[in-house]
Formats: sequence, C1' cells, structure tokens
RNA sequence: GGGGGCAUAGUUCAACGGCAGAAUAACUCUCUCCAAAAGAGCAGAUCAGGGUUCGAUUCCUUGUGCCCCCG
Repeated sequence: GGGGGCAUAGUUCAACGGCAGAAUAACUCUCUCCAAAAGAGCAGAUCAGGGUUCGAUUCCUUGUGCCCCCG
C1' cells in the first nucleotide's frame, strides 16, 4: 500500500428492515445471629457523521479503533 472481519448494558454475547433481549456484575428485598449461597425485583447499551426507507442495530457510504490475510 491492497483485501477482509468486528464495534450493542460495567463485562461476555443475541436480535427476518418493524417492542433492543439474555447471562453475569452493580443496587434493593427475602432468607440468615451476621455473611456467603439461593430466590425475587429494579436500573442500565446499538463507535461517530451522512444517505436509502413509512420505518435502520440490521442496507449503502465516509471516518475512528481493534483483529486477520496479501505485498
């Protein structure tokens, strides 16, 4: 320099173009003499800009970061 992949709760991962979910962690409650474990509940996220569309996490494009391949 060229090509490809990835970017979503604190973390690890889902999500036919149509309500953004789960696990775990945090917090609260139950249980306990206290704590742990267990059970119940609550809050929490789409890398950035632009475009297409009635509607975008999803499609297109540019950028940023990470990873892989070629030279």
A computed fold for a 71-nucleotide RNA from a Minisyncoccota bacterium, annotated as transfer RNA. Its Rfam family is "tRNA". From the family's description: Transfer RNA (tRNA) molecules are approximately 80 nucleotides in length. It is annotated as a transfer RNA. Rfam links the family to the GO term triplet codon-amino acid adaptor activity. The coordinates come from a structure-prediction model, not an experiment, and the mean pLDDT is 86. The RNAcentral record of the sequence draws on ENA.